Predicted 3D model of a 131-nucleotide RNA (SAM riboswitch aptamer (S box leader)) from Paenibacillus stellifer. Of the family's consensus pairs, 97% are formed in the model. The sequence is in RNAcentral, with records from Rfam and Ribocentre.
RNA sequence: AUCUUAUCAAGAGCAGGUGGAGGGACUGGCCCGAUGAAACCCGGCAACCGGCGGUAAACGCACGGUGCUAAUUCUUGCAGAGACGUAUCCAGCAGCAAUUGUCUGGAAUGCGUGACUCUGGCAGAUGAGAG
Repeated sequence: AUCUUAUCAAGAGCAGGUGGAGGGACUGGCCCGAUGAAACCCGGCAACCGGCGGUAAACGCACGGUGCUAAUUCUUGCAGAGACGUAUCCAGCAGCAAUUGUCUGGAAUGCGUGACUCUGGCAGAUGAGAG
């Protein structure tokens, strides 16, 4: 690298230190950044694994191993459903009438959605295990 599995809507320094320009995985978008990015240290959050307590489950502590610490895993990328739009059709209405109508309603089918909602998937991240 790869496989399995769980989780990903909460939480965590708007005056911390070093550091100096980049960063938010990738694509498109949209953002963050010299009123200082990444990274490291400190602080903090959480509690996945171990440990301890609990007869045990629940639960607790946060001692050890990770992890995390802008925006929902910032959003999107594939599929489906809804919703909406549109074409065809039917009915009504208007019209002397028609193969008419910037009108109203209805069902089905097709198409579309760079405006929306939901579900699943893909991808990714982290833990634990496998190898």